[in-house]
This is a predicted structure of a 73-nucleotide RNA (transfer RNA) from Candidatus Moranbacteria bacterium CG_4_8_14_3_um_filter_34_16.
The coordinates come from a structure-prediction model, not an experiment, and the mean pLDDT is 82.
Rfam family: tRNA. Its family is annotated with triplet codon-amino acid adaptor activity in the Gene Ontology. The family's RNA type in Rfam is transfer RNA. Rfam describes the family as follows. Transfer RNA (tRNA) molecules are approximately 80 nucleotides in length.
RNA sequence: GGGCCCUUAGCUCAUUUGGCAGAGCGCCUGCUUUGCAAGCAGGAGGUGAUCGGUUCGAGCCCGAUAGGGUCCA
Numbered sequence: 001g002g003g004c005c006c007u008u009a010g011c012u013c014a015u016u017u018g019g020c021a022g023a024g025c026g027c028c029u030g031c032u033u034u035g036c037a038a039g040c041a042g043g044a045g046g047u048g049a050u051c052g053g054u055u056c057g058a059g060c061c062c063g064a065u066a067g068g069g070u071c072c073a
Stems, first nucleotide, its partner, number of pairs: 001072007010025004019056001027043005049065005
C1' cells in the first nucleotide's frame, strides 16, 4: 500500500425482506432478612463509530472517513 470482516446500553451480544431498538450480566428502587447474599417485582440507561447519499421511512441499502481484527505484498 491492497483485499476481506467488525463497530448497537457500562460489559457480552441479538435485532436476517427497510416500518415503534431488545436480551443476559451489571446498576438503581421496593418486597423479603436482625443484617448480608440469594430470590421476587419494578425502573433508569442508546445521536446504532463519524459524515453524506438513496427512500415516504435507514441499525439494516450505497459512498467516504476513523478505529479494531485478519490475510497478501